[in-house]
This is a predicted structure of a 79-nucleotide RNA (c-di-GMP-I-GGC riboswitch aptamer) from a bacterium.
RNA sequence: AAUUGAAUUGGCAAACCCAUCGUAAGGUGGGGACGCAAAGCUACGGGUCCAAGGUCAUUGGACAGCCGGGUUGCCGCCU
Numbered sequence: 001a002a003u004u005g006a007a008u009u010g011g012c013a014a015a016c017c018c019a020u021c022g023u024a025a026g027g028u029g030g031g032g033a034c035g036c037a038a039a040g041c042u043a044c045g046g047g048u049c050c051a052a053g054g055u056c057a058u059u060g061g062a063c064a065g066c067c068g069g070g071u072u073g074c075c076g077c078c079u
């Protein structure tokens, strides 16, 4: 430097419970760990979910731990 995700240190934290915000999906904080080598960031494409609606369309919102794209990056085995 490339590649890679063995181990270790460190990191994140599903379900569930409590508090709180929200009509809801869901967000935030605490507890808790199913998992994660980008489970960091980004709604750009697809997708899913919620609300309104004329229940087709459409509009507004949520999910980055659904799949891609973009972007940044710690440690470090083997080579």
Base pairs, nucleotide, nucleotide: 002079005075011036012035016031017030018029019028020027021026034065040071041070042069044068045067046066047063048062049061050060051059052058
Overview
It matches the Rfam family "c-di-GMP-I-GGC riboswitch aptamer". Rfam links the family to the GO term cyclic-di-GMP binding.